Small-subunit ribosomal RNA, central domain from a metagenome, 350 nucleotides, folded computationally. The full RNA is in RNAcentral, with records from SILVA. Its Rfam family is "Bacterial small subunit ribosomal RNA". The prediction has a mean pLDDT of 88.
[in-house]
Context: one part of a larger RNA
RNA sequence: UUGGGCGUAAAGGGCACGCAGGCGGUCCUGUCAGUCAGAUGUGAAAGCCCGGGGCUCAACCCCGGACGUGCAUUUGAAACAGCAGGACUUGAGUAUGGGAGAGGAAAGGGGAAUUCCUGGUGUAGAGGUGAAAUUCGUAGAUAUCAGGAGGAACACCGGUGGCGAAGGCGCCUUUCUGGACCAAUACUGACGCUGAGGUGCGAAGGCGUGGGUAGCGAACGGGAUUAGAUACCCCGGUAGUCCACGCAGUAAACGUUGUAUGCUAGGUGUAGCGGGUAUUGACCCCUGCUGUGCCGCAGUUAACACAUUAAGCAUACCGCCUGGGGAGUACGGUCGCAAGACUAAAACUC
Numbered sequence: 001u002u003g004g005g006c007g008u009a010a011a012g013g014g015c016a017c018g019c020a021g022g023c024g025g026u027c028c029u030g031u032c033a034g035u036c037a038g039a040u041g042u043g044a045a046a047g048c049c050c051g052g053g054g055c056u057c058a059a060c061c062c063c064g065g066a067c068g069u070g071c072a073u074u075u076g077a078a079a080c081a082g083c084a085g086g087a088c089u090u091g092a093g094u095a096u097g098g099g100a101g102a103g104g105a106a107a108g109g110g111g112a113a114u115u116c117c118u119g120g121u122g123u124a125g126a127g128g129u130g131a132a133a134u135u136c137g138u139a140g141a142u143a144u145c146a147g148g149a150g151g152a153a154c155a156c157c158g159g160u161g162g163c164g165a166a167g168g169c170g171c172c173u174u175u176c177u178g179g180a181c182c183a184a185u186a187c188u189g190a191c192g193c194u195g196a197g198g199u200g201c202g203a204a205g206g207c208g209u210g211g212g213u214a215g216c217g218a219a220c221g222g223g224a225u226u227a228g229a230u231a232c233c234c235c236g237g238u239a240g241u242c243c244a245c246g247c248a249g250u251a252a253a254c255g256u257u258g259u260a261u262g263c264u265a266g267g268u269g270u271a272g273c274g275g276g277u278a279u280u281g282a283c284c285c286c287u288g289c290u291g292u293g294c295c296g297c298a299g300u301u302a303a304c305a306c307a308u309u310a311a312g313c314a315u316a317c318c319g320c321c322u323g324g325g326g327a328g329u330a331c332g333g334u335c336g337c338a339a340g341a342c343u344a345a346a347a348c349u350c
Base pairs, nucleotide, nucleotide: 003322004321005320006319007304008303012318014201015200016199017198021194022193023192025088026087027086028085029084030083031082034080035077036076037075038074039073040072041071042070049065050064051063052062053061054060091191092188093187094186095185096183097182098181103177104176105175106174107173108172109171110154115149116148117147118146119145120144121143125136126135162169163168206247207246208245209244210243211242215241216240220236221235222234223233258317259316260315261314262313263312266295267294268293269292270291271290272289273288274287275286276285299306300305323350324349325348332343333342334341335340
């Protein structure tokens, strides 16, 4: 390379938007550089293959044929693909009316709890542990009551509940704002899918500048444990955790399952919006669409399992894999303040 693969064996990019590229619905007409058919020319000789012949055979040699899958010119075909034109509505989108939601951003507000401060009551312990000690306390602690300060997080509701592309999102109110869903019509008329590069978003931790700091708490100090204990347990405690603005760009960024579309038994929960039936009404019952779970047939799978939310049957496009270690390392390059990130080998070895 031809292939074969990517839930767990190596392998889905963290996620999205999107230029180029690739691919692309139904009908009609035209065209003919793709495609298909014919003809002509060319495709050297030798060689290969077939037939015949010559060296006593063979190797070898000679003659003839075939092949030469290609290219050029030319004549046609018009289904498919392309291109051009016209039409359509089922793909896609827009308008109208609804209800749901921790979707995002900003501002304001609230109560419980911890800690600290002030004052009152009150007296000898408190705290902590397996047991202790370090620690706090007669300069009045712990406990309890009242008041105050400040920061961070929002019990119950809460739910394999909801929303978001992913990361993620949970007290209340207001303002601004994104997306999805349902219903019934109307409109545009293929406007679509995917997406190398690129751009943006991206938990925790980390970095820069300036704030903030209640609790927790790497590092660090001390007390224990232990043979030792650079730990697990305890008492303290700085960065950090919080806010603003920048940087960084990684995770078991996981459903370890790329995105989109179509098709392929059912059963049962749950969330949102409908339709029917029923009723005084809310339920109940039947049913449609969208999401989210469980069970399960066919089929798939090495098995486990997956099974209309596919890992089934297909199509389009992208990413990735090719024995283990060396190694996601070295070198080089790009990016970064740095930490480092991205790209990414080889020798050697089994």